[in-house]
RNA sequence: UGCAAAACCAAGGGGUGCAUCGUAGAUGCUGAGAUAAAACCCUUAUUACCUGAUUCGGAUAAUGCCGACGUAGGGAUGGUUAAGUGAUAAAUA
Numbered sequence: 001u002g003c004a005a006a007a008c009c010a011a012g013g014g015g016u017g018c019a020u021c022g023u024a025g026a027u028g029c030u031g032a033g034a035u036a037a038a039a040c041c042c043u044u045a046u047u048a049c050c051u052g053a054u055u056c057g058g059a060u061a062a063u064g065c066c067g068a069c070g071u072a073g074g075g076a077u078g079g080u081u082a083a084g085u086g087a088u089a090a091a092u093a
Stems, first nucleotide, its partner, number of pairs: 001086003006081005011043004017029005049074003055068004
């Protein structure tokens, strides 16, 4: 002096479906999250999420449930500390 796992701080991005019940609310299904909790997930990306998509195949009580599409096209970052590691220089032996 370069790179940097990881942590922290700040900022930003995102989704909220299906079924039953006299629809407020409760219960059940998948999920990190299913409408409000300062929760959860994600922040440069084959990995939050959106689009294609009123798509295709399978399953289900039903669904954006599972798989395909898919290394597809979009998609939100700065700082501090720093394990470790590279290069260079100097000193000592």
Molecule: TPP riboswitch aptamer (THI element)
Organism: Thalassotalea agarivorans